[in-house]
RNA sequence: GGUGCCAUAGCUCAGCUGGAUAGAGCACGAACCUUCUAAGUUCGGGGUCCCAGGUUCAAAUCCUGGUGGCAUCA
Repeated sequence: GGUGCCAUAGCUCAGCUGGAUAGAGCACGAACCUUCUAAGUUCGGGGUCCCAGGUUCAAAUCCUGGUGGCAUCA
């Protein structure tokens, strides 16, 4: 340098056949429970979906470019 894959919450990921309020687990906060802690139960906060542009009535999702990571070929 070529090709392919990946980038969504603090972390690990789902959603990627375009349309519902953007979700799960863990973590975090609160309440209950407990002598206290842990465990358990309930509730809550947290993401302009890597960046920019395009297509569309509508984009996390499709297209183009860029950035970063991984694999592979030379």